The RNA shown here (transfer RNA) has 82 nucleotides and comes from Rehaibacterium terrae.

[in-house]
C1' cells in the first nucleotide's frame, strides 16, 4: 500500500428486500416484599426542550418519496497479503 470485517443508548446487541431506530439482555433510578438485605415483581430510562416538537446509527457529501440498510471520500478498531 492492497483486500475482507466491524463501528447503532452507559455496556452487549437486533433491525428481513431500504418502508420511517433502538427490540432484547446487563447496568442503572423509583416502588413492592423483607426485621434489614439478597432474590424476586412491577415501573422508567438515548439527547435538547416548561411544551408542542426537534435530533441521534463513527464522520462528510450523494442517490431516494424515504437511508443503519444503496453509492463515494476519510476516520477508528480487528483480520489476511505483500
Nucleotide at each position: 500500500g492492497c483486500c475482507c470485517c466491524g463501528g447503532u443508548g452507559g455496556c452487549g446487541a437486533a433491525a428481513c428486500u431500504g418502508g420511517u431506530a433502538a427490540a432484547c439482555g446487563c447496568a442503572c433510578g423509583g416502588g413492592a416484599c423483607u426485621u434489614a438485605a439478597a432474590a424476586u415483581c412491577c415501573u422508567g430510562c438515548g439527547c435538547c426542550g416548561c411544551a408542542a416538537g426537534g435530533c441521534u446509527u463513527g464522520c462528510c457529501g450523494g442517490u431516494u418519496c424515504g437511508a443503519g440498510u444503496c453509492c463515494g471520500g476519510c476516520c477508528c478498531g480487528g483480520g489476511g497479503c505483500a

The coordinates come from a structure-prediction model, not an experiment, and the mean pLDDT is 81. Rfam family: tRNA. Rfam classes the family as a transfer RNA. Gene Ontology term of the family: triplet codon-amino acid adaptor activity. RNAcentral holds the sequence, with entries from Rfam.